[in-house]
Context: one part of a larger RNA
């Protein structure tokens, strides 16, 4: 070096228990009636998973159902003990019970799963001093009521009880509040990255938003609350006019839904002022009344109509229907033939509103468990419908005439930041720290500096459902998505082992065989190592380090070459 034949070793191939994705549905919260998440317990024997809580792999009721059961894997451990059940168990699924100790943790302390105490009630024990043991109550913090005290007499203030209620967890997503920096700009400071990450507040199954002091138009146009999407458009614009940044309106689509106060006026209580009384005013509180742009709404006069119906909208009850939360039944092939094994092959048949799928000893429509297409709730949840009470809206209207009212420290302005695509700019619109401050329907804002004319709306109180955003969780489905160095960190005792004072980091680790049928009995041997016969199986070079079984690498035996 080359050939065989072992040995290492764990590639590859096959396969899946686990993951990735996404679709439809449902659900969108758990919690002082002590969550979440723990700690310690609990089995005939149990170390660690799973359950479960001194009633502990379970206790009751009521469904469903039908022959086996005492949880799954694994051990040194089973064909082990000992029970259980057709008087219906295990099991499913609905309601309840029980539920230690720690934890918001809440009697008080505390180095979490401990140590302690008052007060009442019981019960047991005593030496009558007392002690033990059960059960129950006791934390703040706001509201409200009550009692009682205080001295400063304020509708104050302490203190005691009582009764609601709130604290804390929880994946994204939602509104605010605080708010970078790498980085790009080929440096770099305005810009950028970005109102992004983080943090902090707070809500709901959705948040927010939302009934025009709105867009348009351009001079008699014309849209008609919000909220997403497509388009408009990378367009108008903005910019150390650099990097970049970037609308709106219109147009076309999902879904549409509209309301309530404040004031004027009036009427009761209350205080209160006007010496007193009436009366008047003031001031608070309840109630009527009103609610807007072709302005309205009061108030007076005058005139009409009218004392309630349809009608809508909540709430409770009840009833019926569906719907989820266990279920029922569910068609059709045999035969021969290779083989360890028939589902394969040959051969003649069948069923189908079922030829999805998975399993069975190879590749099965007819063999099991399902599949189509039909069916169940005693009980408990959800919607929908119907009825029956109950509240509420519906509940004036026309003419004149009056000039009461119609959100003020507001709109605006001036100085300074901020948001708006818009860096101050010609900068209109919107917040607002600073200092001023208006008008009042012949009023007053807007149309992108201003003016004038037009045209639109009427701030400075307030609420709304749907179109939309997301999935820790449940159930159903998929998929030219991964196959054990991959796919989740995790297909296995996995956020485990281990590491680190702590925050935190964070692995490896799958496959005997159709079935244990897991090698009885013999031998070697120091042997509970091996190993050699013998049996088991289709195969044992399938022997538990067990499917397949590459190279690297060793061993031995043989040739050649040196």
């Nucleotide at each position: 070096c080359a050939u065989a034949u072992a040995a290492u070793g764990g590639a590859u191939g096959c396969c899946u228990u686990g993951g990735u994705u996404u679709u439809g549905a449902g659900a969108g919260g758990c919690g002082a009636u002590g969550a979440a998440g723990g700690a310690c317990g609990u089995g005939u024997u149990a170390a660690a998973c799973u359950g479960c809580g001194a009633u502990a792999a379970g206790u009751u009721g009521c469904g469903u159902g039908u022959a086996u059961u005492u949880g799954a894997a694994a051990u040194u451990a089973a064909u082990a003990a000992a029970a259980a059940g057709u008087u219906a168990a295990u099991a499913c699924g609905c309601a309840a019970a029980u539920u230690u100790c720690c934890g918001a943790a809440u009697g008080g302390g505390g180095u979490a799963a401990c140590c302690u105490a008052u007060u009442a009630u019981a019960u047991u024990u005593u030496g009558u001093a007392g002690a033990a043991u059960a059960u129950a109550a006791u934390a703040u913090u706001a509201u409200u009521u009550u009692u009682a005290a205080u001295u400063u007499u304020a509708a104050a203030u302490u203190a005691a009880a009582a009764a609601u209620a709130a604290a804390g967890c929880g994946a994204a997503c939602c509104u605010g509040a605080u708010g970078a920096a790498c980085u790009g700009a080929a440096a770099c400071a305005u810009c950028u990255u970005a109102g992004u990450a983080a943090u902090c507040a707070g809500a709901g199954g959705a948040a927010a938003a939302u009934a025009a002091a709105a867009c348009a138009a351009a001079u008699u146009a014309g849209u008609g609350a919000u909220u997403u999407u497509g388009u408009a458009a990378g367009u108008a614009g903005u910019g150390g006019c650099g990097a970049g940044c970037g609308a709106a309106a219109g147009c076309a689509a999902a879904a549409u839904a509209g309301u309530c106060u404040a004031a004027a006026c009036u009427a009761u209580a209350u205080a209160u002022g006007u010496a007193a009384a009436c009366g008047c005013g003031u001031a608070u509180a309840u109630a009527g009344g009103g609610u807007u742009a072709u302005a309205g709404g009061g108030a007076u006069u005058a005139u009409u109509a009218a004392u309630a119906a349809a009608u809508u909208u909540u709430a409770u009850u009840a009833a019926u229907u569906a719907u989820a939360u266990a279920u029922u039944a569910g068609a059709a092939a045999u035969a021969u033939u290779u083989g360890g094994a028939a589902a394969g092959a040959u051969a003649u048949a069948c069923c189908a509103u079922a030829g999805a799928u998975g399993g069975u000893g190879a590749u099965a429509g007819u063999c099991c468990a399902g599949u189509a297409a039909a069916u169940u709730a005693a009980a408990u949840a959800u919607a929908a419908u119907u009825a029956a009470u109950a509240a509420a809206a519906g509940a004036a209207a026309u003419a004149a005439u009056u000039a009461c009212c119609u959100a003020a420290g507001u709109a605006a302005a001036a100085c300074g930041a901020g948001a708006c695509a818009c860096g101050g700019g010609a900068a209109a619109u919107c917040u607002u720290g600073u200092u001023u401050g208006a008008a009042u329907u012949u009023g007053c804002c807007a149309g992108g500096a201003c003016c004038a004319u037009c045209u639109g709306g009427u701030a400075a109180g307030a609420c709304u459902a749907a179109a939309u955003a997301c999935u820790a969780c449940u159930c159903a489905a998929a998929a030219a998505c991964c196959g054990a160095u991959a796919g989740u960190g995790a297909a296995c005792u996995a956020g485990u082992a281990c590491c680190g004072u702590g925050a935190g980091g964070g692995a490896a680790a799958g496959g005997u065989g159709a079935a244990a049928a897991g090698u009885a009995c013999u031998u070697c041997u120091g042997g509970a190592a091996g190993a050699a016969g013998a049996g088991u199986g289709a195969a044992a070079u399938a022997g538990u380090c067990c499917c397949u079984g590459a190279a690297a690498u060793u061993a031995u035996a043989u040739g050649c070459a040196g």
Large-subunit ribosomal RNA, domain I from Flavobacteriales endosymbiont of Rhyzopertha dominica, 562 nucleotides, folded computationally. The coordinates come from a structure-prediction model, not an experiment, and the mean pLDDT is 82. It matches the Rfam family "Bacterial large subunit ribosomal RNA".